[in-house]
RNA sequence: CAAGAAAAUGCCAAACCUGCCGUAAGACAGGGACGGAAAGCCACGGAUCUUUUAAGACAGCCGGGUUGCCUUGC
Repeated sequence: CAAGAAAAUGCCAAACCUGCCGUAAGACAGGGACGGAAAGCCACGGAUCUUUUAAGACAGCCGGGUUGCCUUGC
């Protein structure tokens, strides 16, 4: 620098359950593991969702930005 086939000490944690906050979408904490190589972070573009319709949610929908681990190759 390129790639993610096979792995992985370690990392994250869907559905669901419980608690809690919110009108809601959903957030947070604990349990739990379907999955993940950025399933780290940022709502910038598109999509979707919510409502009190001009504000909000979603980064585990896609793209983009940014930082970083492992493995392989050069």
Predicted 3D model of a 74-nucleotide RNA (c-di-GMP-I-GGC riboswitch aptamer) from a Desulfobulbaceae bacterium. The coordinates come from a structure-prediction model, not an experiment, and the mean pLDDT is 81. The model forms 95% of the base pairs in the Rfam consensus. It was read from a public genome assembly, where an Rfam model found it.